Predicted 3D model of a 74-nucleotide RNA (transfer RNA) from Pohlia nutans.
A source record names the gene tRNA-Met-CAT-6-1.
Model confidence (mean pLDDT): 83 of 100.
The RNAcentral record of the sequence draws on GtRNAdb.
Rfam family: tRNA. From the family's description: Transfer RNA (tRNA) molecules are approximately 80 nucleotides in length.
The source organism's lineage runs through Eukaryota, Viridiplantae, Streptophyta, Mniaceae and Pohlia.
[in-house]
RNA sequence: GCCCUUGUAGCUCAGUUGGCUAGAGCGUUGGUCUCAUGAACCAAAGGUUGUGGGUUUGAGUUCCACCAAGGGCA
Repeated sequence: GCCCUUGUAGCUCAGUUGGCUAGAGCGUUGGUCUCAUGAACCAAAGGUUGUGGGUUUGAGUUCCACCAAGGGCA
């Protein structure tokens, strides 16, 4: 220098052929229970989906550039 893959909640990830409110588990906080802790159960907070544009009535999903991480070739 060229090519490929990945980027979504604090962490690990899902998201079906573009379709209406963006989710799960763990974790965090509050509550129930307990003498207390843990477990269990209930509830809540937390994201503008890496950044910026384009396409579309509509984009996490498609296209382009860039950024970051990993891998391959030279």